Predicted 3D model of a 100-nucleotide RNA (TPP riboswitch aptamer (THI element)) from Marinimicrobium koreense. Taxonomically the source falls in Marinimicrobium (Bacteria, Pseudomonadati, Pseudomonadota, Cellvibrionaceae). Its Rfam family is "TPP riboswitch aptamer (THI element)". Rfam describes the family as follows. Vitamin B(1) in its active form thiamin pyrophosphate (TPP) is an essential coenzyme that is synthesised by coupling of pyrimidine and thiazole moieties in bacteria. The previously detected thiamin-regulatory element, thi box was extended, resulting in a new, highly conserved RNA secondary structure, the THI element, which is widely distributed in eubacteria and also occurs in some archaea. Analysis of operon structures identified a large number of new candidate thiamin-regulated genes, mostly transporters, in various prokaryotic organisms. The THI element is a riboswitch that directly binds to TPP to regulate gene expression through a variety of mechanisms in archaea, bacteria and eukaryotes. through a variety of mechanisms in archaea, bacteria and eukaryotes. Tandem TPP riboswitches have been reported where both TPP riboswitches respond independently to TPP. The structure of TPP riboswitch has been reported for Escherichia coli and Arabidopsis thaliana.
Formats: sequence, structure tokens, C1' cells
RNA sequence: GCGCAUUCGUCGGGGUGCCCGCCUUGAAAGGCUGGCUGAGAUCUUACCCGUAGAACCUGAUCCGGUUAAUACCGGCGUAGGGAACGAAAGCGCAACAGCC
Repeated sequence: GCGCAUUCGUCGGGGUGCCCGCCUUGAAAGGCUGGCUGAGAUCUUACCCGUAGAACCUGAUCCGGUUAAUACCGGCGUAGGGAACGAAAGCGCAACAGCC
């Protein structure tokens, strides 16, 4: 000097879906319990993420698989966007200087 990962402080970004059953209703819609996946499924400062950026959004009522399910898994994705500063200490590599 470069790279990688961690901790702390403060600040910021994001998501909250699908389904069976029941109730209300002419219907739409709404409400309630339960189930599915997940870190998190609208309520907790909780969870995840902050350029080292797949947290999350667009594409997308996309494509393939699977399922009770439009959820879920994968592709798309070296795509386009996307929110940070400070301090501490660690690991690795390289250069320079000094010594032998």
C1' cells in the first nucleotide's frame, strides 16, 4: 500500500405473501382461527441489508419444476436500479528501508 472478514457507535434502506376452513355479504370485499416457506409474513427497534451492495425493487399476471396454493425452488442474474460514516483490533499478500 492492497485485499478479506469481524466488533462497537450513530445513521439509513427493505419486506410483511400464499392457502384450507368458518362468519358477514346479492356479489366483490372484509373479519377470525389454523397451516406452508423463510432470518423475518404489519408489528417488534424484531429481522435482514447498507457500494465487499441477491436486503429489496423492476423485468413479472415471465419461463421450468412442484404444491392445497399465483405461495415455494430454480432460471432470468457478469441484466437495470438500490441505503454509510467513524473507531478498534485481526488475517493474508506485495513494495521500500535497516540488519545479518